[in-house]
RNA sequence: GGGUCGGUAGCUCAGCCUGGGAGAGCACCACGCUGAAGACGUGGGCGUCCGGGAUUCAAAUUCCCGCCGACCCA
Numbered sequence: 001g002g003g004u005c006g007g008u009a010g011c012u013c014a015g016c017c018u019g020g021g022a023g024a025g026c027a028c029c030a031c032g033c034u035g036a037a038g039a040c041g042u043g044g045g046c047g048u049c050c051g052g053g054a055u056u057c058a059a060a061u062u063c064c065c066g067c068c069g070a071c072c073c074a
Stems, first nucleotide, its partner, number of pairs: 001073007010026004020057001028044005050066005
């Protein structure tokens, strides 16, 4: 330098194919339970969906450019 894949909650990831409600598990917080803690139960908060632009009534999702990471080729 070229190619492929990935970037979504604190962490691990789904959702992208087929545009329309942003989610799961774990973790965290409060309460219940307990002598206390764990486990369990109920409830809750946390996201500029990597950045910018384009298309569209509407973009995490499509297109373009860039950044970062992994792997392959040279």
The prediction has a mean pLDDT of 82.
The RNA shown here (transfer RNA) has 74 nucleotides and comes from a Candidatus Woesearchaeota archaeon.
The organism belongs to Candidatus Woesearchaeota, within Archaea.
Its Rfam family is "tRNA". From the family's description: Transfer RNA (tRNA) molecules are approximately 80 nucleotides in length. Rfam links the family to the GO term triplet codon-amino acid adaptor activity.
The RNAcentral record of the sequence draws on ENA.